[in-house]
RNA sequence: CGUCGAGUCCGACCCCCCUGACCCCGUCAGUGGGUCGGAGCCGGGGAACCACGUCCCGUCUGGGGUGAAUCGCUUCCGAGGACAUGCGCUCGUGCAUGGCGGAGGGCGCGUAGGGCAUGUCGUGCCCGAACCCGUCAGCUCACCUGGUAGACGU
Numbered sequence: 001c002g003u004c005g006a007g008u009c010c011g012a013c014c015c016c017c018c019u020g021a022c023c024c025c026g027u028c029a030g031u032g033g034g035u036c037g038g039a040g041c042c043g044g045g046g047a048a049c050c051a052c053g054u055c056c057c058g059u060c061u062g063g064g065g066u067g068a069a070u071c072g073c074u075u076c077c078g079a080g081g082a083c084a085u086g087c088g089c090u091c092g093u094g095c096a097u098g099g100c101g102g103a104g105g106g107c108g109c110g111u112a113g114g115g116c117a118u119g120u121c122g123u124g125c126c127c128g129a130a131c132c133c134g135u136c137a138g139c140u141c142a143c144c145u146g147g148u149a150g151a152c153g154u
Stems, first nucleotide, its partner, number of pairs: 001153004008039008018030005040148006050138001062136001063133004071110003075106003081100001083098007113127006
């Protein structure tokens, strides 16, 4: 400087981790770090109207949000759990073994979706993470509230 992204801008104050100036110490400055405030931007909650649901009972499963980032397949590992067998005893529990089962996790392959390039319209490349609320959330005026990070290329 450019790209993705809401993730930018302005002001005040503080600091010396960074950079720089001044002679090292130290002081000062900044496109450095931090706090506070404001503007802009992006989210969440939240009426009426609308939407959805409404015979009764029972069973199973929680649900939602930010984000492009979901959903499958293969393979490996595998907690709690119930079961069977054996042993022990204080006689309904403990231990051991076995298979069952599969919360969850790892490697890999795809994929909903997103981004970039483009010789111009059908190809190529990249990503396809992570986190939060805590049993609660449709939409939503007023109102309340959070964020303003990161990553990549030259």
Predicted 3D model of a 154-nucleotide RNA (c-di-AMP riboswitch aptamer (ydaO/yuaA leader)) from Nocardioides sp. Model confidence (mean pLDDT): 77 of 100. The sequence was found by an Rfam model in a public genome assembly. NCBI's taxonomy places the organism under Bacteria, Bacillati, Propionibacteriales, Nocardioidaceae, Nocardioides.